[in-house]
Context: one part of a larger RNA
Parts: sequence; C1' cells; structure tokens
RNA sequence: UGACGGGGGCCCGCACAAGCAGUGGAGUAUGUGGUUUAAUUCGAAGCAACGCGAAGAACCCUACCAGGUCUUGACAUCGAGUGACAGAAUAAGAGAUUAUUCUUUCCUUCGGGACACAAAGACAGGUGGUGCAUGGUUGUCGUCAGCUCGUGUCGUGAGAUGUUGGGUUAAGUCCCGCAACGAGCGCAACCCUUAUCAUUAGUUGCUACGCAAGAGCACUCUAGUGAGACUGCCGUUGACAAAACGGAGGAAGGUGGGGAUGACGUCAAAUCAUCAUGCCCCUUAUGACCUGGGCUACACACGUACUACAAUGGCAAUAAACAGAGGGCAGCAAUACAGCGAUGUAAAGCGAAACCCUAAAAAUUGUCUCAGUUCGGAUUGUAGGCUGAAACUCGCCUACAUGAAGCUGGAGUUACUAGUAAUCGCAGAUCAGAAUGCUGCGGUGAAUGCGUUCCCGGGUCUU
Repeated sequence: UGACGGGGGCCCGCACAAGCAGUGGAGUAUGUGGUUUAAUUCGAAGCAACGCGAAGAACCCUACCAGGUCUUGACAUCGAGUGACAGAAUAAGAGAUUAUUCUUUCCUUCGGGACACAAAGACAGGUGGUGCAUGGUUGUCGUCAGCUCGUGUCGUGAGAUGUUGGGUUAAGUCCCGCAACGAGCGCAACCCUUAUCAUUAGUUGCUACGCAAGAGCACUCUAGUGAGACUGCCGUUGACAAAACGGAGGAAGGUGGGGAUGACGUCAAAUCAUCAUGCCCCUUAUGACCUGGGCUACACACGUACUACAAUGGCAAUAAACAGAGGGCAGCAAUACAGCGAUGUAAAGCGAAACCCUAAAAAUUGUCUCAGUUCGGAUUGUAGGCUGAAACUCGCCUACAUGAAGCUGGAGUUACUAGUAAUCGCAGAUCAGAAUGCUGCGGUGAAUGCGUUCCCGGGUCUU
C1' cells in the first nucleotide's frame, strides 16, 4: 500500500422481509456424470459447465470404430514431357476404384495460356499436443462507481495528498469546505425504440357502402421533418448551496419505459475444434478416399424444461369475436374435389402495406358431478401419410385400439416490483425432413413492498 476478520460506522441490490408462481415427488423431452461398448469423437466443470459450442447427428456433417483402398497424395506452387479436357457405354466390385470400347479440343499478341495426365523431388496435409508459449474473441465481478495521471506540497523512503471531511445523488452526481490546482478513462448526455402533438406525402392503406365502379385523404396507418420534459414554474424544508418533499400545468415528471453501450483490472477463467500462430510430434500415416456402424447404448445419479394430477376444469356445439411481429419463387399457396384424418390431385393470386393471412385463452349454450373419472396421457399393437437414393439400427405426422405413473410433492431451493409475475396462442432462424429448445411477437392480466434486525453479494470510511 493492499487483502482478509464469526472488528466497527454509513449505504445499496428481488439480498432478506411482504407476496406470487415454481422446482425438489410422477411421466416424458433434453444435456451431463457414471457404466457399457469395436466406437459410444472432442470441448465446457461452483456462482460464471450441464435445452452449453450444436440456429437443428438417418447418409452427409463426422472429427470416433470395423473393414476395403491410395502414397507428391483429396487441396497449393514449381516442374522435363504428353495432348486433349470432357462426354457416353459395357463389365467387376458394398463403394472407393479397376478394366475395355466409342466420340473428340478451346483461346492466342503465335511467345504462350486454360484444362488434364505425369517421372524425379522440393513439398502438401494433420479437428495431432501445449489456451501454463500466444494473437483475436468471450465469460465474470458489474452497468458495480469506481480506476488513474500531470504539476505542486508533505515524508529519509515505500508512499501520502488530490479521491478524505459536511450535505446530496442512481452515480467520484452535484454543492460547500480543504495544500492542493487541474486533467483523463468510466457515470450522465449524444444513438435506436416506445408514449403525445404538428407538418409534408397518400398506394397496395383508410373513409362512405351489402358489394363493385368511381371519388376523397378528415380519421387509422405508413415514414420523413419538427415541437415537447429542463426540477423549467409555485410552495415548504435546507447552509443564502447542491438538493429533497408536495403541488400546478401536461400525453408524459424528476434518469418517463425499454434497448444498445461494460472503465483500470481480477480469475495463468474459456477457446490451438471458428480463425490465426510459436514450439513439439506424425509423414506408405496421427494424412486422404469409400461402405457400414457409432455420436441415439442403459442398473443408476444430477441439471434444465414440457405435460399433468382436474370443476377457476374436461368434452361437444354456436357466433367468420378480437392481435402483433415475421417469412415466402427449387417458395407461400387461396379455392374446388377425394379422404375420418395426416395428406393427395387440380390450381387462382403473390418476389408481396396488394396474395398466402380467419390466433388461442376469452364469450354463449349443453353435458360430466368428484371417481384414478368423459382427469391424465406414457406405453404398446394394427393400418396409413410425408420428406428423402434410403426412415432396421435412427425421423416426423394421422386414424383406430390400448390407457401406465400421477390425487399438488421431504429436507431444501429458484424467478419476479407493472403491462411485470402468471397464463394464452402466433411467427422466425437453422432446415429436404426432423423442437417440449432458442430468438422474437402480441392477447388476458394480478398480489405485495411495514421495513433493513438477520442470510447473500457489493460500495465507502475507519480499525
């Protein structure tokens, strides 16, 4: 000077408290450990690994295993030499590949070039090792309010001061004081979005209408510009300060709500498997190609989710009840017909404010009447559909049948303060197909907050 203390003071945070919904019990999905295996590729490991890398493992991906193959090589440059390259067919083979047959060049500045074959080698190649050799990127404390410097002063010096103190703030935010005076990185603001209004523009949108034509741009909306909020005004408190509290006006009030934005540093934190890269290692193999298998195993243990255990409910019917955002040409597909259905056949429209494009919970009516049930849907059987060369290992969906556990979950533990929790559906990325995951979108819409003694984490002064 720091760090630490079951030392002290002050302060903050869904940290506790007050509430609300979960998780821990069941079934399933998914990740991990363990075990197993020829292989179950590798990484991630308290918070900050475990629906994580993976925005999607049937083949491919693929890195793993078994078998079959290649050795200047699947990929790159140089290269004596050759001329085709390429296309088609036949045969063998699981294929990689091998053998045979047929057809046969292009550009040119005439030097050559493109492309292919190819001796000898230089070399290629490595998802092999080291993240404790590294760059880059990322997590975390933490969007916490801190971290420093110049000059001056003090101290023999390490260092101190400034940055401490009195108030105040979300904030080292601001005010006052002070051997300090200034400055930088952070805070805040500038950026995006949302909430109000004005103005400009008006089709594909909107208006009047039962519909269309035609008309219009007031409204909704779209997207440009601008206004608006600043403790600006009033009162009280305060130290005549900073500010706090109350009020007015206002669509909005004290950072209006949300996002992006992450200081100096910490953890030899993560990543050599995104990429790049030093060194080491392999070089007829630790490189390369192919077929099949595996990553999907299963006594068990843990994490994260989904579905439930029912009556605030299940089922059936009715009435075109009401969104937002996003995507669409190897695409989205209305509509008609066939089918109980998944879906199939035909096919209008749409490269889209135009077409696809009608949400579910909600509402009304009926039924069930507290049961392992008309709850719950696992599991299993049969018959089908879709994608794709190909669904056995190993996909998703439909119909009929089957109808398991489960009657609210021990100790413990998690999220959340408002359009939030809870609940309801919709869309997208990845993607041939394959979400209970992820990322977004809207609908319905609460309870509680006395407070800071205690638990956890953090800041600051002091010891």
Predicted 3D model of a 463-nucleotide part of an RNA (small-subunit ribosomal RNA, 3' major domain) from an uncultured bacterium. Its mean pLDDT, the model's own confidence on a scale to 100, is 84.